[in-house]
Context: one part of a larger RNA
RNA sequence: CUGGGCGUAAAGCGUGCGUAGGCGGCGGCUUGUGUCAGGUGUGAAAGCCCCGGGCUUAACCUGGGUAUUGCGCUUGAAACUAGGUCGCUAGAGUUCAUUAGAGGGGGGUGGAAUUCCAGGUGUAGCAGUGAAAUGCGUAGAGAUCUGGAGGAACACCGAUGGCGAAGGCAGCCCCCUGGGGUGAAACUGACGCUCAGGCACGAAAGCGUGGGGAGCAAACAGGAUUAGAUACCCUGGUAGUCCACGCCCUAAACGAUGUCAACUAGUUGUUGGGGGAAUUUAAUCUCCCAGUAACACAGCUAACGCGUGAAGUUGACCGCCUGGGGAGUACGGCCGCAAGGUUAAAACUC
Numbered sequence: 001c002u003g004g005g006c007g008u009a010a011a012g013c014g015u016g017c018g019u020a021g022g023c024g025g026c027g028g029c030u031u032g033u034g035u036c037a038g039g040u041g042u043g044a045a046a047g048c049c050c051c052g053g054g055c056u057u058a059a060c061c062u063g064g065g066u067a068u069u070g071c072g073c074u075u076g077a078a079a080c081u082a083g084g085u086c087g088c089u090a091g092a093g094u095u096c097a098u099u100a101g102a103g104g105g106g107g108g109u110g111g112a113a114u115u116c117c118a119g120g121u122g123u124a125g126c127a128g129u130g131a132a133a134u135g136c137g138u139a140g141a142g143a144u145c146u147g148g149a150g151g152a153a154c155a156c157c158g159a160u161g162g163c164g165a166a167g168g169c170a171g172c173c174c175c176c177u178g179g180g181g182u183g184a185a186a187c188u189g190a191c192g193c194u195c196a197g198g199c200a201c202g203a204a205a206g207c208g209u210g211g212g213g214a215g216c217a218a219a220c221a222g223g224a225u226u227a228g229a230u231a232c233c234c235u236g237g238u239a240g241u242c243c244a245c246g247c248c249c250u251a252a253a254c255g256a257u258g259u260c261a262a263c264u265a266g267u268u269g270u271u272g273g274g275g276g277a278a279u280u281u282a283a284u285c286u287c288c289c290a291g292u293a294a295c296a297c298a299g300c301u302a303a304c305g306c307g308u309g310a311a312g313u314u315g316a317c318c319g320c321c322u323g324g325g326g327a328g329u330a331c332g333g334c335c336g337c338a339a340g341g342u343u344a345a346a347a348c349u350c
Stems, first nucleotide, its partner, number of pairs: 004321003007304002012318001014201004021194003025088007034080001035077008049065006091191001092188004096183004103177007110154001115149007125136002162169002206247006215241002220236004258317006266295012299306002323350003332343004
């Protein structure tokens, strides 16, 4: 170097955008880069290999040949590859119309509930548990009614539903804004795919500054339980949870399944759009496209299972794996305010 793999055994980067690089649609002409063929020069000798010869054989020595898969020069071929050029529309994109959506950012606003405050009524309990106690309450609690304050989350609708690249996104209204689907024509004319570095986004927790703080609640305190109980249960309760700005950059970041493209029986739902049949409309039936689910043939798989949304059959490109422990650690580098992250061994041991 070749050969094997990556759903669950080791192995898909958390996700996207994208540079270099790799790879790349159809047709004509052309060049002759790679490629192929012929010729020629060179590829020292020795050695290896083949055919002989010489020592009684052999080792050894020796003659000839092959080989030396390479490189240079030259003549030619033109399918493929590459370059040039002209064109094409099936890939990709644009315009137009239409359409669904918790996609994103900002502003406003609504009701239910919890808590607290004030007032009225009212009296001895309330709360809590397996049972209790701590706790609250005659300084009038709990219950109930009225008014007010404030923060956070949005019941029903709600779904195996929708949107987003992923993380994720849910009351209602307005503003700004990204992407997608469908339909008919027109336009551009390969503008494409993937992507080492790079850049951006990235739950929760955590960090910095300033706000906010109803409920919940690490830490903490008390009460129980227990042999003990630094827990599970109970009463409290601070960071935090919320907002703005700036960091952190991790996860069972999961479909444990990289992205793109092509091909390969079907069945049943569901979401969005469009066409058709019938119909006053709707319900209904049917077809196409896009998404999302449940089965299942072939095939694949160690099995489980996957099965047109593949883990089937292929192609392009990237990432990653190579026994367990040591260890995702040490050291060094880079990043970070820190916490730490990332890159990443070895000795030793089984």